RNA sequence: GAGCUGGCCAGGCAAUCGCCCCGUUCCAGCCUUAGGGCUGGCAUAGGGAGGAAAGUCCGGGCUCCACAGGGCAGGGUGCCAGGUAAUUCCUGGGGGGCGCGAGCCUACGGAAAGUGCAACAGAAAAGAUACCGCCCCGGAUCGUUUCGACGUGAAGGAGGUAAGGGUGAAAUGGUGCGGUAAGAGCGCACCGCGCAGGUGGCAACACGCUGCGGCAUGGUAAACCCCACCUGGAGCAAGACCAAAUAGGAAAGCAAUGCCGUGGCCCGCGGCGCUUUCGGGUAGGUUGCUUGAGGCUGCCGGUGACGGCAGUCCCAGAUGAAUGAUUGUCCACGACAGAACCCGGCUUAUCGGCCGGCUCCU
Numbered sequence: 001g002a003g004c005u006g007g008c009c010a011g012g013c014a015a016u017c018g019c020c021c022c023g024u025u026c027c028a029g030c031c032u033u034a035g036g037g038c039u040g041g042c043a044u045a046g047g048g049a050g051g052a053a054a055g056u057c058c059g060g061g062c063u064c065c066a067c068a069g070g071g072c073a074g075g076g077u078g079c080c081a082g083g084u085a086a087u088u089c090c091u092g093g094g095g096g097g098c099g100c101g102a103g104c105c106u107a108c109g110g111a112a113a114g115u116g117c118a119a120c121a122g123a124a125a126a127g128a129u130a131c132c133g134c135c136c137c138g139g140a141u142c143g144u145u146u147c148g149a150c151g152u153g154a155a156g157g158a159g160g161u162a163a164g165g166g167u168g169a170a171a172u173g174g175u176g177c178g179g180u181a182a183g184a185g186c187g188c189a190c191c192g193c194g195c196a197g198g199u200g201g202c203a204a205c206a207c208g209c210u211g212c213g214g215c216a217u218g219g220u221a222a223a224c225c226c227c228a229c230c231u232g233g234a235g236c237a238a239g240a241c242c243a244a245a246u247a248g249g250a251a252a253g254c255a256a257u258g259c260c261g262u263g264g265c266c267c268g269c270g271g272c273g274c275u276u277u278c279g280g281g282u283a284g285g286u287u288g289c290u291u292g293a294g295g296c297u298g299c300c301g302g303u304g305a306c307g308g309c310a311g312u313c314c315c316a317g318a319u320g321a322a323u324g325a326u327u328g329u330c331c332a333c334g335a336c337a338g339a340a341c342c343c344g345g346c347u348u349a350u351c352g353g354c355c356g357g358c359u360c361c362u
Stems, first nucleotide, its partner, number of pairs: 001360009011330007019048003023044002026041006050336001054347002057345005062235004074231005079093005094108001095106004109226002114224002116220002131165002133161003136157002142151003173191006192215001193213005198207003239287004249278006258272005294313008331334001
C1' cells in the first nucleotide's frame, strides 16, 4: 500500500418547557367489615425505542379450537456430527468450486425404477451416427516408355474407421508405446473410473494398502418422480372477567275475566298489560401486558455454537396511542429508521466511526 475477517457505537454536553408509566408525601371527594380501598389534584425520586423496532420468511412460548390409533393425499427438509425450547438457524468437520493468500460460495440423497427436457449450431444430444478427412476395393484419364511395363490415380462402393478437423454449455475415458491397410482398450504401461476387501475416522469421508474389471452407467431431480425423515388449524382483534341503556328471550307472580282477531253465538284458539328474577349479548371497562429460554460481571467445562455455578441489576408498556420542542455550546456535522403479546433466527435498509485477529505485495 492492497485486502480478508470478528465485535462494538449510532452525535455529545448543559439549561428551560412539555408527554407516557410507576413509587412516595400532602390535599379533596366517595365507599368501608374501620385495617383500608377507589377517583382526582399538587409536588417529587426513578424509568422511557432499535440494531434493525422493518419484511412477516422460518422456529418456539402462550391462548383457543380440533384430535383413539393407523394410513393416503398435501406441505416441508435433504453430506456428517453436535448446539438449542425449537428451526429451513448456529458451530465444528467432510466433498465440490473460486482466490497467490487470509478467506469466500455451496438445495451437497438417488440419473444401472420409470417418464420428460435440451434453443442455435452440428453427421450425431442417447443409444445411434459420419460433414470434411484417413484407409481399402476400384480402375476412367494423363504422363513416361527399351512397348514388357512403370507411375498417376477421376467416377462409383448398402466397404472399413472414429486417429485428426469442424459444431456445441456438453460428443461416448486421458497420455504414451505397440499394433494395423488406416484405425480402434484391439493389446500393454501409467493416470482416471467402477466393484470387493483392508486401514484410519463416532460419522460424512479419506488412503499410490491389496485384488478384480478394458471401461460399462453422458447431462438435467429449487422437472415429474423415487427414497428417508418431519408435519393438525387459527392467532393477543388469541383468550379470560365485570357489565349499562334499548330491543328481544325464559320463568314466576299480579291485574283483568277486559280489548282485538276467528265465528251467527258460547266454549275454544291466537295476540295485547304490569312487576320481579334469570340467562345470553352490545357499548364501555378490567385483564392478558411484560421478571424473561432476561441483562451484566466473574469462575469452570467445551476447538466452537453453547452449557454449568456464583454474585448483581430491574431496563417502555401506551390504547388516538408517550418518548418531543426551544436555546446555548463542541465536533468528525449525524444514515437507515418508531415498540403494540413475548422470545430465538434469517433477510433487507443504513452517514460515519472505534477495537481485535489475519493475508498478500514493496